This is a predicted structure of an 85-nucleotide RNA (c-di-GMP-I riboswitch aptamer) from a Candidatus Bipolaricaulota bacterium. Its mean pLDDT, the model's own confidence on a scale to 100, is 90. The source organism's lineage runs through Bacteria, Bacteria candidate phyla and Candidatus Bipolaricaulota.
[in-house]
């Protein structure tokens, strides 16, 4: 000095729940709020995994399907803070 890793400190993000508001849901946005989080910054690339409007089957219940979504499910791929063991 770089990495791997991880105490500590400055700081940071914010689950569930409520409210609002957007969607056909999943969910996403904006205040409250703090359960956790050292990548709980970014990208849906592989897996997975929610949901089923369109559109397709059914006489019907229902069933299938992402072109919708989840990065706070594991994984890859970029970018970053701090400085002890």
């Nucleotide at each position: 000095u770089a990495c791997c890793c991880g105490a500590a400190a400055c700081g940071g993000c914010a689950a569930a729940c409520c409210c609002g508001c957007c969607g056909a849901a999943a969910g996403a946005c904006g205040g409250g709020g703090a359960c956790g989080c050292a990548a709980a910054g970014c990208u849906a690339c592989g897996g997975g995994c929610c949901u089923a409007a369109c559109g397709g089957a059914g006489c019907a219940a229902u069933c299938c399907c992402a072109u919708g979504g989840c990065c706070g499910c594991c994984g890859a791929g970029c970018c970053g803070c701090c400085g002890a063991a």